[in-house]
RNA sequence: AACUUAUCAAGAAAGACUGAGGGAUUAGGCCCUUUGAUGUCUUGGCAACCUUCCAGGGUGGAUAAAGCUCGGGUUCCGGUGCCAAUUCCUAGCUCCAGCAAAAAGGAGCAGAGAUGAGUG
Numbered sequence: 001a002a003c004u005u006a007u008c009a010a011g012a013a014a015g016a017c018u019g020a021g022g023g024a025u026u027a028g029g030c031c032c033u034u035u036g037a038u039g040u041c042u043u044g045g046c047a048a049c050c051u052u053c054c055a056g057g058g059u060g061g062a063u064a065a066a067g068c069u070c071g072g073g074u075u076c077c078g079g080u081g082c083c084a085a086u087u088c089c090u091a092g093c094u095c096c097a098g099c100a101a102a103a104a105g106g107a108g109c110a111g112a113g114a115u116g117a118g119u120g
Stems, first nucleotide, its partner, number of pairs: 002119007013043005021032003026091004044083003049079002053073002056070004087112001092109005
């Protein structure tokens, strides 16, 4: 590289340097931006994926323990991640849906992407 799996409507920004674009990709829209985009660094924070600890349910078995599993609480330190807008919105399919078709709308699914954990 790739594969498996979980999550993605919540939450959390200041400073220094940089200096013109940015919001993953394509298209359309919309938005942010010299009152400083982007990137890097520092500090701070959010969150609870890993981790820590606590109590419990299921399973297990011998009215046991280990193991497995499910959510809940906690998390000073540690490993990541994140800190404009739902993954900024739309795009493909199905349904709501009617004699048929289309537009706008709503719901669901898929695809793509991001992040964690595991495999490799």

Annotation:
Model confidence (mean pLDDT): 80 of 100. A computed fold for a 120-nucleotide RNA from a Saprospiraceae bacterium, annotated as SAM riboswitch aptamer (S box leader). Rfam family: SAM riboswitch aptamer (S box leader). About the family: The SAM riboswitch is found upstream of a number of genes which code for proteins involved in methionine or cysteine biosynthesis in Gram-positive bacteria. Rfam links the family to the GO term regulation of gene expression.